[in-house]
RNA sequence: GAAAUGAAAAGGCAAACCUAGCGAAAGUUAGGGACGCAAAGCUAUGAAUCUAAAGCUUACUAAGCUAUGAUUGUCAGGCUGCAAUG
Numbered sequence: 001g002a003a004a005u006g007a008a009a010a011g012g013c014a015a016a017c018c019u020a021g022c023g024a025a026a027g028u029u030a031g032g033g034a035c036g037c038a039a040a041g042c043u044a045u046g047a048a049u050c051u052a053a054a055g056c057u058u059a060c061u062a063a064g065c066u067a068u069g070a071u072u073g074u075c076a077g078g079c080u081g082c083a084a085u086g
Base pairs, nucleotide, nucleotide: 005083006082012037013036017032018031019030020029021028022027035073041079042078043077045076046075047074048071049070050069055065056064057063058062
């Protein structure tokens, strides 16, 4: 220095839920709150999942399709990072 590793210490993040804002929705932002997390840091690149405003097609006020909208706390990939007494 690299890989494997996550015991301890120090610190970090924050699910559900509640309140407020934004959004057509999915969802997201802030505050509270902790289920968990060694990348639960960053990145929509591949897959997956969610939504369907606008658009299109049936069709007649309803159904279907569709991401240009989302999710990195769904799984991979890429970039970076904490500890280390083993």
Predicted 3D model of an 86-nucleotide RNA (c-di-GMP-I riboswitch aptamer) from a Clostridiaceae bacterium. The sequence was found by an Rfam model in a public genome assembly. The prediction has a mean pLDDT of 82. Its Rfam family is "c-di-GMP-I riboswitch aptamer". About the family: GEMM was predicted in a large-scale screen for bacterial structured RNA regulatory elements.